Predicted 3D model of a 350-nucleotide part of an RNA (large-subunit ribosomal RNA, domain IV) from Clavulina sp.
Model confidence (mean pLDDT): 82 of 100.
The gene name in the source record is rnl.
Rfam family: Bacterial large subunit ribosomal RNA.

[in-house]
Context: one part of a larger RNA
């Protein structure tokens, strides 16, 4: 000097991105236990208060149980069962009193610190074997589409296989993701579905016509060609818990401000209920209030939403979380500010 430990007066987070690390707590018994709430064996081991060693005495020849013999009744071959009261044996744990010793009595090991507010995700669970455990995935549940069984969808070149020895309360696929309160407007675009007609056609067919060569007829060949002619498409309609979308400008009330209202343009419809400086807010450290001596943090409020918004779900939510942010108590060498000790490895000297 390194590492692993232990102890450090007074203070007690002043450390730091952040209480990271360490410390506190820790077991059993008794009492007592809040807000909230989906009313629950929820929250809850809430929080919190008290007790605990050993010896001895008493409660207490205590309870259950076992054994012995007695009386009465019932069944019965002996014998057994039931009831009554008697005697003997007989704990553990507990309570009350007295005493003893230690610095320390759940004497070691083992062994939750607690609480409050908010975001996200309902929950238990799963995940990047070797930098990510989460707010990601899954989930019960909600919803949509397809599928009538030789089913749809899947695998395979095929045979066939699984789905399934299942049958729409089933199977497959997509989205959201417990429960609660809800889920607005738009079918113009894109997609999907459906109907009957119509329209333009492709290949193909093709009445008829023209030319060429050869010709007496006929046949060959090149071209033109009315007309016939499928699906998709076009057309018409439906569909948003399908992909998605959900406006400007001007003006107006007897101070000012604001704009219920009016005008106008555009659009398929112009963002509803909610929530909102949010995991979304650029300006921004927005404004107000609270917390602090002091806060770009946090909570609450407002709404001026650059660029919220309803199953790409919206809002709130008990319980839960090695999640994230903030605060309080306790606790401490994290720090003020270090010091000492034990072990360990290395270096220098002897």
């Nucleotide at each position: 000097u390194u590492c692993u430990u232990g102890u450090u007066a007074a203070g007690g987070a002043a450390c730091u991105c952040g209480g990271c690390a360490a410390a506190u707590u820790g077991u059993c018994c008794u009492c007592a236990u809040a807000a909230g709430u989906u009313a629950g064996a929820c929250g809850a081991g809430a929080u919190g208060a008290g007790g605990a060693a050993c010896c001895u005495u008493c409660u207490a020849u205590u309870a259950a149980a076992u054994u012995u013999g007695a009386u009465a009744g019932a069944a019965u071959u002996u014998u057994u069962c039931u009831a009554u009261g008697a005697a003997a044996u007989g704990a553990a744990a507990a309570g009350a009193g007295g005493g003893u010793g230690u610095c320390a009595c759940a004497a070691a090991a083992u062994c939750g610190g607690a609480c409050g507010c908010a975001c996200c995700g309902a929950c238990u669970g799963u995940u990047u074997a070797c930098u990510a455990a989460a707010a990601a995935c899954a989930c019960a549940g909600a919803u949509a589409a397809c599928u009538g069984c030789u089913a749809a969808g899947a695998u395979g070149a095929a045979a066939a296989u699984a789905u399934u020895u299942g049958u729409a309360u089933a199977g497959u696929u997509g989205u959201c993701g417990a429960a609660u309160u809800u889920u607005g407007c738009c079918c113009a675009a894109u997609g999907c579905c459906a109907u009957u007609a119509a329209u333009a056609u492709a290949a193909a067919c093709g009445a008829g016509g023209u030319g060429a060569a050869a010709u007496a007829u006929u046949a060959u060949u090149a071209c033109c060609g009315a007309g016939u002619g499928a699906a998709a498409g076009u057309c018409u309609g439906g569909u948003c818990a399908a992909u998605g979308g959900c406006g400007g400008u001007c003006u107006u009330a007897a101070c000012c401000u604001u704009a219920a209202g009016g005008a106008u343009c555009c659009a398929a419809a112009g963002g509803u209920a909610g929530c909102a400086a949010a995991a979304u807010u650029c300006c921004u450290u927005g404004u107000c209030c609270g917390c602090u001596a002091a806060a770009u943090a946090c909570g609450c409020u407002c709404c001026u939403g650059c660029a919220u918004g309803a199953a790409u779900a919206a809002a709130g939510u008990a319980a839960c979380g090695a999640u994230u942010g903030c605060g309080u108590c306790g606790c401490u060498g994290u720090c003020u500010c270090u010091a000492c000790a034990a072990g360990u490895a290395u270096c220098u000297c002897a």